[in-house]
Annotation: The part of an RNA shown here (large-subunit ribosomal RNA, domain I) has 489 nucleotides and comes from an uncultured Bacteroidia bacterium. It was read from a public genome assembly. Rfam family: Bacterial large subunit ribosomal RNA. The prediction has a mean pLDDT of 83.
Context: one part of a larger RNA
RNA sequence: AGCGAACGGAGGAUGCCUUGGCUUCCGGAAGCGAAGAAGGACGUGGUAAGCUGCGAAAAGCUCCGGGGAUCUGCAAACAGGAAUUGAUCCGGAGAUAUCCGAAUGGGGCAACCUGGCGGGUUGAAGACCCGUCGCCGACUUUUAGUCGGAGCAGACGCAGGGAACUGAAACAUCUUAGUACCUGCAGGAAAAGAAAGAAAUAUCGAUUCCCAAAGUAGUGGCGAUCGAAAUGGGAAGAGCCUAAAAUACCAGGAACCGGAACUGUCUGGAAAGUCAGUCCGCAGAGGGUGAAAGGCCCGUACGGGUAACGGGGUAUGAUCGAGAUUGGCACCUGAGUAGGGCGGGACACGUGGAAUCCUGUCUGAAUCUGCGGCGACCAUGCCGCAAGGCUAAAUAUAACCGGAAGACCGAUAGUGGACCAGUACCGUGAGGGAAAGGUGGGAAGCACCCCGAACAGGGGAGUGAAAUAGAACCUGAAACCGUUCGUUU
Numbered sequence: 001a002g003c004g005a006a007c008g009g010a011g012g013a014u015g016c017c018u019u020g021g022c023u024u025c026c027g028g029a030a031g032c033g034a035a036g037a038a039g040g041a042c043g044u045g046g047u048a049a050g051c052u053g054c055g056a057a058a059a060g061c062u063c064c065g066g067g068g069a070u071c072u073g074c075a076a077a078c079a080g081g082a083a084u085u086g087a088u089c090c091g092g093a094g095a096u097a098u099c100c101g102a103a104u105g106g107g108g109c110a111a112c113c114u115g116g117c118g119g120g121u122u123g124a125a126g127a128c129c130c131g132u133c134g135c136c137g138a139c140u141u142u143u144a145g146u147c148g149g150a151g152c153a154g155a156c157g158c159a160g161g162g163a164a165c166u167g168a169a170a171c172a173u174c175u176u177a178g179u180a181c182c183u184g185c186a187g188g189a190a191a192a193g194a195a196a197g198a199a200a201u202a203u204c205g206a207u208u209c210c211c212a213a214a215g216u217a218g219u220g221g222c223g224a225u226c227g228a229a230a231u232g233g234g235a236a237g238a239g240c241c242u243a244a245a246a247u248a249c250c251a252g253g254a255a256c257c258g259g260a261a262c263u264g265u266c267u268g269g270a271a272a273g274u275c276a277g278u279c280c281g282c283a284g285a286g287g288g289u290g291a292a293a294g295g296c297c298c299g300u301a302c303g304g305g306u307a308a309c310g311g312g313g314u315a316u317g318a319u320c321g322a323g324a325u326u327g328g329c330a331c332c333u334g335a336g337u338a339g340g341g342c343g344g345g346a347c348a349c350g351u352g353g354a355a356u357c358c359u360g361u362c363u364g365a366a367u368c369u370g371c372g373g374c375g376a377c378c379a380u381g382c383c384g385c386a387a388g389g390c391u392a393a394a395u396a397u398a399a400c401c402g403g404a405a406g407a408c409c410g411a412u413a414g415u416g417g418a419c420c421a422g423u424a425c426c427g428u429g430a431g432g433g434a435a436a437g438g439u440g441g442g443a444a445g446c447a448c449c450c451c452g453a454a455c456a457g458g459g460g461a462g463u464g465a466a467a468u469a470g471a472a473c474c475u476g477a478a479a480c481c482g483u484u485c486g487u488u489u
Base pairs, nucleotide, nucleotide: 001488002487003486004485005484006483007482008481009480015474016438017437020409021408022406023405024404025403026402027401028400030397031152032151039100040099041098042055043054044053046078047077050074051073061094062093063092064091065090066089070082071081072080105114106113107112115133116132117131118130119129120128121127135149136148137147138146139145140144156187157185158184159183160182161181167174171221197204198203208235209234210233211232212231218226239390240389241388246316247315248314249313250312252309256304257303258302262277263276264275266273278295279294280284286298287297288296339363340362341361342360343359344358345357346356349375370385371384372383373382374381425432426431445473448460449459450458451457
């Protein structure tokens, strides 16, 4: 030095675990904001750096309800207090709520600076306190007043704008796609909606959504592609030209309450395990407890409880408004409209034989003996009545709150983030963006002694089932580094 074995060091894989994630479904709520939001800055504790809570009334104040013995957050300790005259805690309603921020008296490099007017403190003040003073719109009694608006927020919605990569195996029409993206405006949904409809010799009777019709009819450098409708079956159902308050009762609605049934033996540090006997079940979902518990704890099935609210349901409802049939008359029935030319766009439909719908521009009717449509156009026939408006439900979404589940992950996985993470750190900035979980049942977290310079580290002693569980703490693989022994040269 090689090889082998044993024992260590180092390292943190693996196993086990889960506080956190991921996905889906159901329900609730679907908004907050000038009565100052979202989000922040700075404060606030006996000691107080961070987080959380709160706001100069500052880990809190008041009232009501629940609850019933401890409490003074995470978070130990010391100190001092509170509580059966009901605290802490939970729910509801209020009070307070600095400064910045739409930020709104003016300014400004956010959390700062500095005014006017009225009132107050002071002997006084250039100091301090309270209130008020922005812009835009509408209305009104118009030198004034009242009301409203702005900003934030996840997706879903409607509208105004609107790509390219890509596909066509190149590329220009076409496609991607009216997608991404920008903007405006919302609502709890939005939009659409009560036939100038769809059809076809029969009829149907607003809209929306789903299944089929159907990858059909069509469209298309007839390439790539794009792609209906009638009709049938379902979900829902409602019609209209606008009225609402109020009262009574009832669902619903917070914290929360009740809620069955077990003992002994053995092993063990510990019993829920073993053995023996037994009980409950409208409850044998689940979690916890020193190992594996229907009967120990929290719960579960089931049942109860109700303040605010009660916009949902039922009833009443002063008052107000409307009105049936037939005949006659022929007064009215939405105009720069319908339609047309040119140019575009939307329709599954690329200008095509191109109807239908919208309109930038130029034009431009009729008035019930009327007008529109039925895919050029004409006739006949049939259907309907444009140029005013409103309308629940079936449908969409999932940030937020609650619930349920998983042939989803289990710490290099699952969110970037299980941990004080959008943090540390990087970047002028837009922006980028980590690593990091596990002692033990319980701190019982090693009194005391010794070595040592030691608040390092270690040896005893002690705790514990275990300390090779000692905080660099469960398990503790490999690389890598050693010690001892064996063996080979």